[in-house]
Context: one part of a larger RNA
Molecule: large-subunit ribosomal RNA, domain V
Organism: Methanocorpusculum sp.
């Protein structure tokens, strides 16, 4: 000089493993004293309805009734001549205009009577005196009780009426005639009912995501709790929302529970005794701790301190601050038991409870509508009456039609920790195995390995790492399913059966099912298990699952729900950088 390969540097083109690629403050879940659409027997109002009753609204009769007035009766407790409504004045009143008094009739009665009429009759009746709280129906006046009657007003029921008002014809088109209805209707006010037709709001927190459950949301005990004090978990055992007028205060006596042993019925247990007996009993409670026998235990007496008015402390709330409650001491006063000394502001401590509005109730005070009374109201003090989510809003849901700020503070999928389960292996060897633990299973117990199930966990991602299976395509590991090599055998030989070493290569095809799995089916030497963001959607596919539409079932008053079923459903990206393969240039 040829040829061929390879590094580097740069170009074309292709594909699309990585840049947890680009899009798009996650739509799924949580949270927010957000929002918004719907529901309803949510809470709270409003239209609208339906009644009343007032005004538009006038004029009659009837029945009832209310209220004034006229006139007119009416009124019995004993005693008393008698059927005494109150009070007052007064000693006289009344009578030929026909008294007393007799008859008959209504009327009403407390069965005595009382009134009024109508005949008969023809001169007196009746009080003052004595019986009674109270004296004369002798008279006279002003009331009261009850009843009847005349008039007004006035309410209810019913019925007529026409003049307000409404309708309908005709006619003019300001109106007016007629005919229906008619003081109802209509329309205005104002009271009650009713109302998701319609507004505007509520709908609690803790939480090993949230929801369901639960209260670990107000107390109280004991452990935890790490010997001062304090001290958390949906840590572990329990209790508390009462009960008692005696089961409270106080004086004073007395000793328990259990055993032995004695005594009529009497026995294993009924009652008495004796003796032992320091608490092994009680203490109002199915709470514990503490405390008590001098007795705080058990009987009996008396009684109300289970008082009233103030101060201080402690707990609650360690060590700042804080409210109700809850408990110890002092004062002062007025008491109770005790001979006194003292004790007593409830239970032997430690739990057993509640702010302000509002309401009632109780004491008086104080106060308001010019004055006096009186009602009616405001205030100050107290007790009751509940907020248990317990330092106390006035309060149900549903959203897959939803949407906002937010969050990896907090779930789902992946990872990542752990490995209870899971899958593997191992250590002893009881016993299967005719005998004989290890030829081959191997129990109870123990120890490990693997990160494939499935849990827990909540560390990374929520200004997004696209979520099931299938299909492509590569590469890995061995705990090997065949192929190679080798041991043992309860291995004659063929076939086996268990076990060493070994990951080159192979591991295929049909039927169902969205399936992964699995079940089936004929083949094979075999139809082996597993990783790779459960490998692979900037390579497809969307059958499943997981918006919107719609059906069934069951659940819900309903809006709607349902790891229940069922049909239907937009799968975005022109490749900067790296990468991987083909050219090609120097």
């Nucleotide at each position: 000089c040829a040829a061929g390969g390879g590094a580097c540097u740069c170009c074309c083109a292709u594909c699309g493993g990585g840049a947890a690629g680009u899009g798009a403050a996650g739509a799924c879940c949580c949270c927010a004293u957000g929002g918004a659409g719907c529901u309803u027997u949510a809470c709270u109002g409003c239209a609208g309805c339906c009644u009343g009753u007032c005004g538009u609204u006038g004029a009659a009769u009837u029945a009832c009734g209310g209220u004034a007035u006229u006139a007119c009766a009416u009124g019995c407790g004993c005693a008393g001549c008698g059927u005494a409504g109150a009070u007052g004045g007064u000693a006289g009143a009344u009578g030929u205009u026909a008294a007393u008094c007799c008859u008959u009739a209504u009327a009403u009665u407390c069965c005595g009577g009382u009134a009024u009429a109508a005949g008969g009759g023809g001169a007196g009746u009746c009080a003052a005196c004595g019986u009674u709280g109270a004296g004369a129906c002798a008279c006279c006046a002003u009331c009261c009780u009850u009843g009847u009657u005349c008039u007004g007003c006035u309410g209810u029921a019913a019925u007529u009426c026409u003049c307000a008002c409404u309708c309908g014809u005709a006619u003019u088109g300001u109106u007016u005639a007629c005919g229906a209805g008619g003081a109802c209707a209509u329309c205005g006010g104002u009271a009650g009912g009713u109302a998701g037709g319609c507004a505007g709001u509520u709908u609690g927190g803790g939480u090993g995501g949230g929801g369901c459950g639960c209260c670990a949301c107000a107390c109280c005990c004991u452990c935890g709790a790490a010997a001062a004090c304090a001290u958390a978990u949906c840590a572990a055992g329990g209790g508390u929302g009462c009960c008692c007028u005696a089961u409270g205060g106080u004086c004073a006596a007395c000793u328990c529970a259990u055993g032995u042993g004695a005594g009529u019925c009497a026995g294993c247990a009924a009652c008495u005794c004796a003796c032992a007996g320091g608490a092994g009993a009680g203490u109002g409670u199915c709470a514990a701790g503490a405390g008590c026998a001098u007795a705080a235990g058990u009987u009996g007496g008396c009684u109300u301190g289970a008082c009233g008015u103030g101060a201080u402390u402690u707990c609650g709330c360690a060590c700042a601050g804080c409210a109700a409650g809850a408990a110890a001491u002092c004062a002062c006063g007025a008491g109770u038991g005790g001979a006194a000394a003292c004790a007593c502001g409830g239970g032997u401590c430690u739990a057993a409870c509640g702010a302000a509005c509002c309401a009632a109730u109780a004491c008086g005070c104080c106060u308001u509508u010019u004055u006096g009374g009186u009602g009616a109201g405001g205030g100050c003090u107290a007790u009751u009456g509940a907020c248990u989510a317990c330092a106390g809003a006035a309060a149900a849901g549903c959203u897959a039609c939803c949407c906002u700020g937010g969050g990896g503070a907090u779930a789902a999928c992946a990872g990542a920790g752990u490995c209870g389960u899971c899958g593997c292996c191992g250590g002893c060897a009881a016993g299967a195995g005719c005998a004989c633990a290890u030829a081959u299973c191997g129990a109870c117990c123990c120890g490990g390995c693997g990160g494939c199930u499935u849990g827990c966990u909540a560390c990374c991602u929520c200004g997004a790492u696209g979520u099931c299976g299938g299909u492509u395509c590569u590469u890995u590991c061995c705990a090997u399913c065949c192929u190679g090599g080798c041991u043992g055998u309860g291995c004659a030989g063929c076939a086996g059966c268990a076990g060493c070493c070994a990951a080159g290569g192979g591991u295929g095809a049909g039927g169902u099912u969205g399936u992964u799995c699995g079940c089936c089916u004929a083949u094979u030497a075999a139809a082996g298990g597993g990783g790779a963001u459960c490998g692979u959607g900037a390579g497809c596919u969307g059958g499943g699952u997981u918006c919107a539409g719609a059906c069934c079932g069951u659940c819900g008053u309903g809006a709607g729900a349902c790891a229940g079923g069922u049909c239907g459903g937009u799968u975005a990206c022109u490749a900067u950088c790296u990468g991987a393969u083909g050219g090609g240039a120097g």